[in-house]
Context: one part of a larger RNA
RNA sequence: CUGGGUUUAAAGGGUGCGUAGGCGGCUAUAUAAGUCAGAGGUGAAAGGCUACGGCUUAACUGUGGGAUUGCCUUUGAUACUGUAUAGCUGGAAUCAGGUUGAAGUUAGUGGAAUGCGGCAUGUAGCGGUGAAAUGCAUAGAUAUGUCGUAGAACACCGAUUGCGAAGGCAGCUAACUGGGCUUGAAUUGACGCUGAGGCACGAAAGCGUGGGGAUCGAACAGGAUUAGAUACCCUGGUAGUCCACGCCCUAAACGAUGCUAACUCGAUGUAUGGUUGUAAGACUGUGCGUCUAAGGGAAACCGUUAAGUUAGCCACCUGGGGAGUACGUUCGCAGGAAUGAAACUC
Numbered sequence: 001c002u003g004g005g006u007u008u009a010a011a012g013g014g015u016g017c018g019u020a021g022g023c024g025g026c027u028a029u030a031u032a033a034g035u036c037a038g039a040g041g042u043g044a045a046a047g048g049c050u051a052c053g054g055c056u057u058a059a060c061u062g063u064g065g066g067a068u069u070g071c072c073u074u075u076g077a078u079a080c081u082g083u084a085u086a087g088c089u090g091g092a093a094u095c096a097g098g099u100u101g102a103a104g105u106u107a108g109u110g111g112a113a114u115g116c117g118g119c120a121u122g123u124a125g126c127g128g129u130g131a132a133a134u135g136c137a138u139a140g141a142u143a144u145g146u147c148g149u150a151g152a153a154c155a156c157c158g159a160u161u162g163c164g165a166a167g168g169c170a171g172c173u174a175a176c177u178g179g180g181c182u183u184g185a186a187u188u189g190a191c192g193c194u195g196a197g198g199c200a201c202g203a204a205a206g207c208g209u210g211g212g213g214a215u216c217g218a219a220c221a222g223g224a225u226u227a228g229a230u231a232c233c234c235u236g237g238u239a240g241u242c243c244a245c246g247c248c249c250u251a252a253a254c255g256a257u258g259c260u261a262a263c264u265c266g267a268u269g270u271a272u273g274g275u276u277g278u279a280a281g282a283c284u285g286u287g288c289g290u291c292u293a294a295g296g297g298a299a300a301c302c303g304u305u306a307a308g309u310u311a312g313c314c315a316c317c318u319g320g321g322g323a324g325u326a327c328g329u330u331c332g333c334a335g336g337a338a339u340g341a342a343a344c345u346c
Stems, first nucleotide, its partner, number of pairs: 004317003007300002012314001014201004021194003025088007033081002035077008049065006091191001092188003095184006103177007110154001114150008125136002162169002206247006216240001220236004258313006266291011295302002319346003328339004
């Protein structure tokens, strides 16, 4: 390379946009590059293979055949691919009407809770645990009432719900912005699919500068537990958790399941559109679920949201350990990230 695979055995890139490339709907005409057929030339000889001969046989050797899978020239064929031209509307997009949602960004705003502060009432405990103690409290705590203040998160609604490419997104209001779906079939007329590199986004933690700091809380301190207890439990508590800007670029980034298109019984629930109907309902889309036929699978299970049957393109795998290590390179302020071996060993 061929071949086989990638839910769980090794293996789907974290996600999108998109360059090159690969692949690409229907009809007609032209061309004849690919493709196919005929003919010719060449593909040295020796060797190898094969048939028949020559040395008494064999080794050795002679003659012929075939092979040399290729290249070139020429004459044709035109189904498919390519190219060119002319068209088409089913793919794709646009347009018009309607509709949907925790989709995004910014600004404003609300109540509960928590902490803190002031005042008032009030007196000896509070807190915490399996039990305690550290801790707080007569300098008046805890509790109760009232006023003020700060930061963060949004109870109920709430769901097997919804939206988003993924990460993710939830009080309320407004502005700006993106997407989806549906109806019409008005417009363009293959404008498409995938996508190596590339670019952008990317939870949490972490980093830089400046703010903020209520709660929770790595580190740390103390109290317990214990044989010990650098833990689990308790009392505190710094970074952080929050905001702005700039980095980091990793996750069990999971559906452990790449994207696109077509095809292959049904049942049922739900979200959101449309048609019809007085209504019950029926029909028809797009999502999200459950159960299953055929089929698949080692099984678990999957099953129109496929892991079924096919096509196109990309990524990845090839025994365990060594190792996601070493070296080199690129990126980063750093931590480190990306790429990524071998010896050796079983």
Molecule: small-subunit ribosomal RNA, central domain
Organism: metagenome